[in-house]
RNA sequence: CAAGUUGGCCGGGUAAUCGCGGCCGGGGCCUGCGGGUCGCCGGCUGAGGAAAGUCCGCACUCCACAGAGUAUGGUGCCGGCUAACAGCCGGGCGGGGUAACCCGACAGAAUAGUGCCACAGAGAAAUGUAUUGCCUGAGCAAUAGCAAGCUAUUGCCGGGUGAGGGUGAAACGGUGGUGUAAGAGACCACCGGCAGUGGCAGUAAUGUCGCUGGCCAGGCAAACCUCACCAGGAGCAAGGCCAAGCAGGGCGUGAUGGGGCUGCUCGUUCCGUUAAGCGUCCGGGUAGGCUGCUAGAGGGUGUUGGCAACAACACUCCCAGACAGAUGAUUACCAGCAGUUGCCUCACGGCAACUGUUACAGAAUGCGGCUUAUAGGCCAGCUUGACAG
RNA sequence: UCCUCGGUAGCUCAACGGUAGAGCGGGCGGCUGUUAACCGCUAGGUCGUAGGUUCGAAUCCUACCCGAGGAGCCA
Numbered sequence: 001c002a003a004g005u006u007g008g009c010c011g012g013g014u015a016a017u018c019g020c021g022g023c024c025g026g027g028g029c030c031u032g033c034g035g036g037u038c039g040c041c042g043g044c045u046g047a048g049g050a051a052a053g054u055c056c057g058c059a060c061u062c063c064a065c066a067g068a069g070u071a072u073g074g075u076g077c078c079g080g081c082u083a084a085c086a087g088c089c090g091g092g093c094g095g096g097g098u099a100a101c102c103c104g105a106c107a108g109a110a111u112a113g114u115g116c117c118a119c120a121g122a123g124a125a126a127u128g129u130a131u132u133g134c135c136u137g138a139g140c141a142a143u144a145g146c147a148a149g150c151u152a153u154u155g156c157c158g159g160g161u162g163a164g165g166g167u168g169a170a171a172c173g174g175u176g177g178u179g180u181a182a183g184a185g186a187c188c189a190c191c192g193g194c195a196g197u198g199g200c201a202g203u204a205a206u207g208u209c210g211c212u213g214g215c216c217a218g219g220c221a222a223a224c225c226u227c228a229c230c231a232g233g234a235g236c237a238a239g240g241c242c243a244a245g246c247a248g249g250g251c252g253u254g255a256u257g258g259g260g261c262u263g264c265u266c267g268u269u270c271c272g273u274u275a276a277g278c279g280u281c282c283g284g285g286u287a288g289g290c291u292g293c294u295a296g297a298g299g300g301u302g303u304u305g306g307c308a309a310c311a312a313c314a315c316u317c318c319c320a321g322a323c324a325g326a327u328g329a330u331u332a333c334c335a336g337c338a339g340u341u342g343c344c345u346c347a348c349g350g351c352a353a354c355u356g357u358u359a360c361a362g363a364a365u366g367c368g369g370c371u372u373a374u375a376g377g378c379c380a381g382c383u384u385g386a387c388a389g
Numbered sequence: 390u391c392c393u394c395g396g397u398a399g400c401u402c403a404a405c406g407g408u409a410g411a412g413c414g415g416g417c418g419g420c421u422g423u424u425a426a427c428c429g430c431u432a433g434g435u436c437g438u439a440g441g442u443u444c445g446a447a448u449c450c451u452a453c454c455c456g457a458g459g460a461g462c463c464a
Stems, first nucleotide, its partner, number of pairs: 001385010012334007020046007027038004048360001052371002055369005060235004067266004072231005077091005092106001093104004107226002113224002115220003132164001133161005139156008173191006192216001194213008239291004248282006257271004284463002298317008335358010390460007399413004407444001415431005437453005
């Protein structure tokens, strides 16, 4: 210098003018003196890294201080962090890359069982496999040879084999030897893999070193399923208070009842003693106010502990709360980027002027994550290659 | 805020994980004096997008994109 890789950060700035939401103070108007209203004046304050998707996990609220079983759903190597998680950190194993580094739904397939594996192929998981190959038969036929009933070759028929070729995504362990008519884990040695078991290292996952076994066991569980663990339901339109308005009726249940919100059973609790409650259908009313509501698992800085995620402590800061929903627009200068023109330079490139452009997007109970979108830019670590000293 | 469903040819829809099809429509030809109807042949597909599982994906899983629908207050 080039290419790559990982992590972190910013994501326009300043000024003027106009405009908007909220809070505080003042003011105008109304008043039943509690307050309401106008948005007139001044001050302060006013979106994000994802506010998004609503995919996970919580807080909070109500149902019952949320019980048992089952269904259903989710998670799935180990340890740690955390309020919790499917998140994060560290480690193991497997895979990719020259490397930095990245990726992994990573439990169970011989001993729980079922299912599927198209086409091709002899055969696709079972005590199953042959129309090529190899070997073979006092078998049959033809041909040739001669020592004349034997030998050889070919074809047919039968038997053995499953090693070779071939098919396929996947083919019944690999190499060498023994053995045999030919062969085959049929047998042997080594290697690989599997199951069981022991020692050592490690909290563990796991690694490593042996011993034993049978000769070898296919794949798919993001197919059913099995095992372990987790999950009661609903959601701020939760929930509480006030105001306004209306019109009730049908059906079911009828105590062995109904409700507890989204399965079923049990248990428990509440309501309920004969017409209420509940469910459901039709009809009717409202489209208001206050609260919940923004000081919190909060932000920043520092110290300490820890490899880290993170935790503890100290100091410091206050940082939107709307309800058809504010946070914007214009101008000037500056900053970044792109283009054009001119000048300089051997070239890379530099300077000036002009023009254009500055993304994705936008709070709605709050918080921790994940995922997705994002013009342009900055910083740091590491790897590889080339060149120079 | 919560929940459900869908996306396949121009349109409406099918399709056990194993060659993507049907009806209508389009094109060409036939029949007819002509048109329609009818008959024959034929073209047309990023299975919404991107990853993954698998030998193999429209189908199974995950993440996105687009569309449709539903529930809630008082009584």

Predicted 3D model of RNase P RNA and transfer RNA as a complex of 464 nucleotides.
Rfam match: Bacterial RNase P class A. The family's RNA type in Rfam is ribozyme. Rfam describes the family as follows. Ribonuclease P (RNase P) is a ubiquitous endoribonuclease, found in archaea, bacteria and eukarya as well as chloroplasts and mitochondria.
The coordinates come from a structure-prediction model, not an experiment, and the mean pLDDT is 76.